[in-house]
RNA sequence: GGGUGUGUAGUAUAGUUGGAAGAACAUCGGGCUUCUAACCCGAAGGUCGGGGGUUCAAGUCCCUCCAUGCCCU
Numbered sequence: 001g002g003g004u005g006u007g008u009a010g011u012a013u014a015g016u017u018g019g020a021a022g023a024a025c026a027u028c029g030g031g032c033u034u035c036u037a038a039c040c041c042g043a044a045g046g047u048c049g050g051g052g053g054u055u056c057a058a059g060u061c062c063c064u065c066c067a068u069g070c071c072c073u
Base pairs, nucleotide, nucleotide: 001072002071003070004069005068006067007066010025011024013022019056027043028042029041030040031039049065050064051063052062053061
C1' cells in the first nucleotide's frame, strides 16, 4: 500500500426483511438472615465508534474518517 471482519449499557454481548434497542454479570434500593454471602423482587444505566447521505422512518442501506483483528504485498 491492497483486501476483509469487528465497534451496541461499567464489562462481555443479542438484535431476522429498515418500523426505532433486549437479556446476562456488575451497580443501586427493598425483602429474607442475628450480620454477611447466597437467594427473591424492583430500579437506574445506551444520543448503537465520529461525521455526512438515502428514506415517511436507519443499530441495520450507501460514502468518508477513527480504533482494532486477520490475510496479501
Model confidence (mean pLDDT): 80 of 100.
This is a predicted structure of a 73-nucleotide RNA (transfer RNA) from Methanobrevibacter millerae.
The source organism's lineage runs through Archaea, Methanobacteriota, Methanobacteria, Methanobacteriales and Methanobrevibacter.
Its Rfam family is "tRNA". It is annotated as a transfer RNA. Gene Ontology term of the family: triplet codon-amino acid adaptor activity.